Model confidence (mean pLDDT): 82 of 100. A computed fold for a 91-nucleotide RNA from Candidatus Enterenecus merdae, annotated as THF (Tetrahydrofolate) riboswitch aptamer. Its Rfam family is "THF (Tetrahydrofolate) riboswitch aptamer". Gene Ontology term of the family: tetrahydrofolate metabolic process. From the family's description: Tetrahydrofolate (THF) riboswitch was first reported for Ames et al. as an RNA motif in 5' untranslated (5'-UTR)regions of folate transport and biosynthesis genes in Firmicutes genomes.
[in-house]
RNA sequence: CAGAGUAGAGCCAGCGCGUUAAGUGCCGUGGGAUGGGAGGUUGCCCACGGACGAAACACCUCGUGUGUGCGGUGCUGUCUCGCAUCCGCUG
Numbered sequence: 001c002a003g004a005g006u007a008g009a010g011c012c013a014g015c016g017c018g019u020u021a022a023g024u025g026c027c028g029u030g031g032g033a034u035g036g037g038a039g040g041u042u043g044c045c046c047a048c049g050g051a052c053g054a055a056a057c058a059c060c061u062c063g064u065g066u067g068u069g070c071g072g073u074g075c076u077g078u079c080u081c082g083c084a085u086c087c088g089c090u091g
Base pairs, nucleotide, nucleotide: 001091002090003089008081009080010079012077013076014075015074016073017071018070019069026050027049028048029047030046031045032044036087037086038085040083056068057067058066059065
C1' cells in the first nucleotide's frame, strides 16, 4: 500500500402467515447483540406503553376446501452492497 472478514439492506425465487387483522411501518421508555479481539452508534434486534391503519373476490363436492389477488407480511437461499477507532489476519 492492497485485500479478506459483521450486524444488516435491496432484487429475485421457494415455502408460509394474515385478510374473522396479526404482521409491517411511526413515537416514547428500558435492554441486548454487532468483521478475529476490545469497544461503539447514526445502523440492527427484543420487551412494554401509545397513536394510526388495510382488498378482497371467484368457484364449489358448501368442508378446517380450491384458486386468483392484496399486505410498505414471516422464514430460507443465490447474487449485489456492506463497520468510523485501536489492535490483529493475509499478500